The part of an RNA shown here (small-subunit ribosomal RNA, central domain) has 350 nucleotides and comes from an uncultured bacterium.
Its Rfam family is "Bacterial small subunit ribosomal RNA".
[in-house]
Context: one part of a larger RNA
RNA sequence: CUGGGCGUAAAGCGCGCGUAGGCGGCUCUUCAAGUCGAGUGUGAAAGCUCCAGGCUUAACCUGGGAAUUGCGCUUGAUACUGUUGAGCUAGAGUGUGGAAGGGGCUACUGGAAUUCCGUGUGUAGCGGUGAAAUGCGUAGAUAUACGGAGGAACACCAGCGGCGAAGGCGGGUAGCUGGGCCAACACUGACGCUGAUGCGCGAAAGCUAGGGGAGCAAACGGGAUUAGAUACCCCGGUAGUCCUAGCCUUAAACGAUGCUGACUUGGUGUUCCAGGUUUUUAGUCCUGGGGUGCCGGAGCUAACGCGUUAAGUCAGCCGCCUGGGGAGUACGGUCGCAAGGCUGAAACUC
Numbered sequence: 001c002u003g004g005g006c007g008u009a010a011a012g013c014g015c016g017c018g019u020a021g022g023c024g025g026c027u028c029u030u031c032a033a034g035u036c037g038a039g040u041g042u043g044a045a046a047g048c049u050c051c052a053g054g055c056u057u058a059a060c061c062u063g064g065g066a067a068u069u070g071c072g073c074u075u076g077a078u079a080c081u082g083u084u085g086a087g088c089u090a091g092a093g094u095g096u097g098g099a100a101g102g103g104g105c106u107a108c109u110g111g112a113a114u115u116c117c118g119u120g121u122g123u124a125g126c127g128g129u130g131a132a133a134u135g136c137g138u139a140g141a142u143a144u145a146c147g148g149a150g151g152a153a154c155a156c157c158a159g160c161g162g163c164g165a166a167g168g169c170g171g172g173u174a175g176c177u178g179g180g181c182c183a184a185c186a187c188u189g190a191c192g193c194u195g196a197u198g199c200g201c202g203a204a205a206g207c208u209a210g211g212g213g214a215g216c217a218a219a220c221g222g223g224a225u226u227a228g229a230u231a232c233c234c235c236g237g238u239a240g241u242c243c244u245a246g247c248c249u250u251a252a253a254c255g256a257u258g259c260u261g262a263c264u265u266g267g268u269g270u271u272c273c274a275g276g277u278u279u280u281u282a283g284u285c286c287u288g289g290g291g292u293g294c295c296g297g298a299g300c301u302a303a304c305g306c307g308u309u310a311a312g313u314c315a316g317c318c319g320c321c322u323g324g325g326g327a328g329u330a331c332g333g334u335c336g337c338a339a340g341g342c343u344g345a346a347a348c349u350c
Base pairs, nucleotide, nucleotide: 003322004321005320006319007304008303012318014201015200016199017198021194022193023192025088026087027086028085031082033081034080035077036076037075038074039073040072041071042070049065050064051063052062053061054060091191092188093187094186095185096183097182098181103177104176105175106174107173108172109171110154115149116148117147118146119145120144121143125136126135162169163168206247207246208245209244210243211242215241216240220236221235222234223233258317259316260315261314262313263312266295267294268293269292270291271290272289273288274287275286276285299306300305323350324349325348332343333342334341335340
């Protein structure tokens, strides 16, 4: 480079915004760059190939043709791509009116529970386990009642239910704020899709500084178990878990399935919106649209399975794979306070 691939065999970047680039709706029009035709020049000779000829033949040699798939110039064609101009509304967007939502940020606030403290009642145990022991308790524990302090998380509602690009989001109230959806019209008029580099977001753990610290709990101490027990079980317990500011940038960051658009039998739940029907309503049924599940048809698949939320049939763009180990290692570069991240080999070996 080409081919074949990427749910589970190697392979979809964790997710978004977006630059260059690639690709791009309908009608008319201009040009003629791409594209196509004709003519012409060139494409050395030799070689290859075809024909004819010369050495007795062949190899070899001579002559002629073809080929040289290319490039330049001239001229023509205009369907397609491109380009110029004009227009359109089916893509995209804006406006108007609605309904839903744990979407985000900030402040305030509520109750249950755990722990601790104070006081009262009360007395010998409590706790824990497979059984125990360490531990706590006559300096009055456990239990129980009232009061107080403080931190963290929000039972029921709660639902293969909702929202978000992903990570993720769940007590209540208020403020600020993002996105999607539906309905009927009006407007802009291709303004679009994807996206190398780049920029931003990104669970948990970890790091820096300052706070906070109830419960839980790496490390650590003790008790058991065991041949041993640097574990599983038990009693304790520090970082951490929480908040503010700043880093880190990883994950089974998973649907192990990139994004966008179009097309292709169905059934049955659920959620949001709108319309219609039934007696106005609640609700039910029917219809349209958006989401989210299950089951299955054709088709696809190595099979499992997927199946209008495709892994079916196509198009555009990006990323990635190319036997296992060595190895996500070494070296170099770059980012980071560090931990380490990103990029990423080879020898050798099977």